[in-house]
RNA sequence: UCUUAUUUAGAGUGAGUGGAGGGACUUGGCCCUAUGAAACUCCAGCAACAGCUAUCUUUGAUAGCGAUGUGCUAAUUCCAACAGGUGUGCCUGAAUGAUAAGA
Numbered sequence: 001u002c003u004u005a006u007u008u009a010g011a012g013u014g015a016g017u018g019g020a021g022g023g024a025c026u027u028g029g030c031c032c033u034a035u036g037a038a039a040c041u042c043c044a045g046c047a048a049c050a051g052c053u054a055u056c057u058u059u060g061a062u063a064g065c066g067a068u069g070u071g072c073u074a075a076u077u078c079c080a081a082c083a084g085g086u087g088u089g090c091c092u093g094a095a096u097g098a099u100a101a102g103a
Stems, first nucleotide, its partner, number of pairs: 001103007012043001014042004021032003026081004044073003049069002051065006082093004
């Protein structure tokens, strides 16, 4: 970079270092933050993509598990932006991003 799947669920006011930013990018909102942001380490937890186990109608499906590889633990991917619909309140889809697996 490409393909596929998921993305309104769930889980930290934890400890230490740190010391002003953070919520992906742009714009506009809104919000978190010296009652301590980002980042790093540890611990705890969540989920079940890979993994493992069992069964079956076996290139798969279903159920279960969490030792292992990842991921995640404010707010829907925080909201809007683009397209369509609409009862003008919103709704649906796309796009973007993220994560996993494969190439």
Molecule: SAM riboswitch aptamer (S box leader)
Organism: Abyssicoccus albus